[in-house]
RNA sequence: CCCGAUAAAGGCAAACCUGACCGAAAGGCAGGGACGCAAAGCCACGGGUCUACCGCAGUGCUGUUCAGUUGGACAGGCUGCCAGGACAGCCGGGUCGCCGAAG
Repeated sequence: CCCGAUAAAGGCAAACCUGACCGAAAGGCAGGGACGCAAAGCCACGGGUCUACCGCAGUGCUGUUCAGUUGGACAGGCUGCCAGGACAGCCGGGUCGCCGAAG
């Protein structure tokens, strides 16, 4: 240095619950709680997954309005697309790091 023990000392904390916390949401934060984790420490670099405020497009729906025309415009709803948002406990990568059995 690789490696990862029925070792030792510790560490983290899934689901779920609570929050008069942040956020449009995904999610984050705090407390409780442990499914598990040898990096389940940190970093969004690559892939992937999640969300859709904003934006784009469509629309047989609703409303207002123009026309007086079969239609147009605007707003709302619905559908699709979209990260610049999120996930490091999805995989890979980078980086710091406790211990020392067997090999």
Molecule: c-di-GMP-I-GGC riboswitch aptamer
Organism: Tumebacillus lacus